Small-subunit ribosomal RNA, 3' major domain from a Candidatus Brennerbacteria bacterium, 474 nucleotides, folded computationally. Lineage of the source: Bacteria > Bacteria candidate phyla > Candidatus Brenneribacteriota. Rfam family: Bacterial small subunit ribosomal RNA. Gene Ontology terms of the family: structural constituent of ribosome and ribosome.
[in-house]
Context: one part of a larger RNA
């Protein structure tokens, strides 16, 4: 001066408490850990590993394993000597493939200089084989590093320059009233004043006005779109306060005191991740033929079991069957793929229109509502499992897709200590769309539609700030 206290005084925060909904019990999915394997590649590990790198592992990815193969190498720059224009076709033989071998044909660059076409011969360009210098490395180190990233935390903090105090280290300032979400802004004050952080500036949204009007729309035409601009500032009035900052209540207004979300993350901890995204030092492997490359098959998908994060569920606010309605963000030309026909379906055949406010997705949302059945039950709850047979991408679904009929119908009757999320268009609930992608979403990022409760409070449990205190730690 710090950290740290089962000190202290204030002050915040879905911290607690008051609610709603879960999770720990079941059944399946993913993902770790331990086994286990020839190998189950690797990294992540309290909070800040564990649906995390992965935004999609049949092969490829792929970095493991087994085999089989190449050695200047798959790709990259350079020299030297040889030969050949460069290449192209085409089938054999060995082989899982890769690679290896051995044929056949087509083909003959471009300047010079010699020279009758056609050859000779320098050079350049390119390709090949041999040599050399090199290449390569998902090999070690994240405790040698950029660069990025989590936290603590969108927490109000963090310096710094002159001055002032102090032998110094170092302090004041930034302390202290009052206020704010805020080191927000005010008063006072050895302290005055800047930076970086707060706030605005940006971007969506909500209400108005104007412009334009394509593809929205039945013409008109604007509730729609796309541009711009207005609008909110405690600005107005009462109360409180210190005549201030400002709080509280009203009043106008679409909208109120930050309107609501986003984007934005001060100096710094944690030798925090990450050398497997990238780049890089150092080391290390490489004619000892590899730790470098191909390949082809298997693994990352194992299962006694233990944790993590999710999905369905356990039922009448229900499940089943019939009809009726009403979204939004978003994709699309190797796509999206209407209508029509086929088939119970998955799906197929079909091929209109769309490079898309036009046409597809999408006739369509789903809970919703009207009608019927079920009658409280291991069931017309639930859907693992296992048969059986199909579609569909893909060279190829046995190891190991995904979807469909049909049969089968387990555990589960609401969940020990414990635990997590959430303050409003939030939670719950209900579906769509994307991204990755030949196929594969119960995960991820977005959209909508339905739409609660409850917060007295700050005693107590976690984190957090501020200033006073203690100390044997730094």
């Nucleotide at each position: 001066a710090g950290a740290c206290g089962g000190g202290g005084a204030c002050u915040c925060g879905c911290a607690c408490a008051a609610g709603c909904g879960g999770u720990g019990g079941a059944g399946c999915a993913u993902g770790a850990g331990g086994u286990u394997u020839a190998a189950u590649u690797c990294g992540a590990c309290g909070g800040u590993a564990a649906a995390c790198g992965a935004g999609g592992a049949a092969c490829c990815u792929u970095a493991c394993c087994a085999g089989g193969g190449c050695u200047u190498g798959a790709a990259a720059u350079g020299c030297g000597u040889a030969g050949g224009a460069a290449g192209g076709c085409g089938g054999c033989c060995c082989g899982a493939a890769a690679g290896g071998g051995a044929c056949g044909u087509c083909g003959u660059c471009u300047a010079g200089a010699g020279u009758u076409u056609a050859c000779u011969u320098u050079g350049g360009a390119u390709c090949u084989a041999c040599g050399c210098a090199c290449a390569g490395g998902u090999g070690c180190u994240g405790c040698a590093u950029g660069g990025u990233u989590g936290u603590c935390g969108u927490c109000a903090g963090c310096a710094u320059g002159u001055g002032c105090c102090g032998u110094g280290a170092g302090g004041c300032g930034c302390u202290c009233c009052c206020u704010u979400a805020a080191a927000u802004g005010g008063g006072g004050u050895a302290a005055c004043a800047u930076g970086c952080g707060c706030a605005a500036c940006c971007c969506u949204u909500g209400c108005c006005c104007c412009g334009u009007g394509u593809u929205a729309u039945a013409u008109g035409u604007g509730u729609c779109a796309c541009g711009g601009g207005g609008g909110a500032c405690u600005g107005c009035c009462g109360u409180c306060g210190u005549a201030u900052a400002g709080a509280c209540g009203g009043a106008g207004g679409a909208a109120g005191g930050u309107g609501a979300g986003g984007a934005u993350g001060a100096c710094g901890c944690c030798a925090a991740a990450u050398c497997c995204g990238c780049a890089u030092g150092g080391c290390c492997c490489u004619c000892u033929g590899a730790u470098g490359c191909c390949c082809u098959g298997g693994g990352c998908u194992a299962c006694a079991c233990u944790c993590a994060u999710g999905c369905u569920a356990c039922a009448a606010u229900g499940g089943c069957c019939g009809g009726u309605a009403c979204a939004a963000c978003g994709g699309g030309u190797c796509g999206c793929g209407a209508a029509g026909c086929c088939g119970u379906a998955a799906g197929g055949c079909g091929g209109a229109g769309c490079c898309a406010a036009u046409c597809c997705u999408u006739a369509g949302a789903a809970a919703a509502c009207c009608g019927g059945c079920c009658c409280c039950a291991g069931u017309u709850c639930g859907g693992a499992u296992u048969g059986a047979g199909g579609u569909c991408u893909g060279c190829a679904a046995c190891u190991c897709g995904a979807c469909c009929u049909c049969a089968u119908g387990a555990a589960g009757u609401c969940g020990g200590a414990a635990u997590c999320g959430c303050u409003a268009g939030u939670a719950a609930u209900c579906g769509c769309g994307g991204a990755u992608c030949a196929g594969c979403a119960g995960g991820c990022c977005g959209c909508g539609g339905u739409g609660a409760a409850u917060a007295c409070g700050u005693u107590c449990u976690c984190g957090a700030g501020u200033c006073c205190u203690g100390u044997a730690c730094u």